[in-house]
RNA sequence: AUGGAUCUUCGGGGUAAGGUGAAAUUCCUGACCGGCGGUGAUGGUGUGCGAAUCAUAUUCUGCAUGCUUCAGCCCGCGACUCGCUCUUGCGGUUAUUUACGUGAGGCGACUGACCUGGUGCAAUUCCAGGGCCGACGGUAUAGUCCGGAUGGGAGAAGAUCAAU
Numbered sequence: 001a002u003g004g005a006u007c008u009u010c011g012g013g014g015u016a017a018g019g020u021g022a023a024a025u026u027c028c029u030g031a032c033c034g035g036c037g038g039u040g041a042u043g044g045u046g047u048g049c050g051a052a053u054c055a056u057a058u059u060c061u062g063c064a065u066g067c068u069u070c071a072g073c074c075c076g077c078g079a080c081u082c083g084c085u086c087u088u089g090c091g092g093u094u095a096u097u098u099a100c101g102u103g104a105g106g107c108g109a110c111u112g113a114c115c116u117g118g119u120g121c122a123a124u125u126c127c128a129g130g131g132c133c134g135a136c137g138g139u140a141u142a143g144u145c146c147g148g149a150u151g152g153g154a155g156a157a158g159a160u161c162a163a164u
Base pairs, nucleotide, nucleotide: 001164002163004161005160006159007158008157009156010155017029018028019027031144032143033134034133035077036076037075038074043068044067045066046065047064048063049062050060051059052058072132073131081109082108083107084106086105087104088103089102090101091100114130115129116128117127118126136147137146138145
């Protein structure tokens, strides 16, 4: 350093102000928010080569390259929901088996939303402008309130062990 095993910790943000109404953070005007991994031309910083200069220093642009950093709507994943003639725990039933209820796992389904202009070799990522999206249950119709959830989780960091 690489992959593996075990364990620990961490792992989601947001309706100001106003209108209508008996009642709305749910409607209307307006406000606000953006999980994880990847890709990637922002930016920051360093190195090498080259150029300017008599030359060191210094500066510069070009090329190459290390580290760090950069997308809600590009690719993939997670949560929610649903299904299963799969596995399994518990309950219940029974003479036994099965049917049945419930939990966990596995597999599968489902799984939102971007354009225009600019720069440039190259951008749905940069800059400018204008748009758009956001599970389920509850409640005056909810991305933002309350609830399942002191849950789960993509994953991140670290420790230990053995191996190469």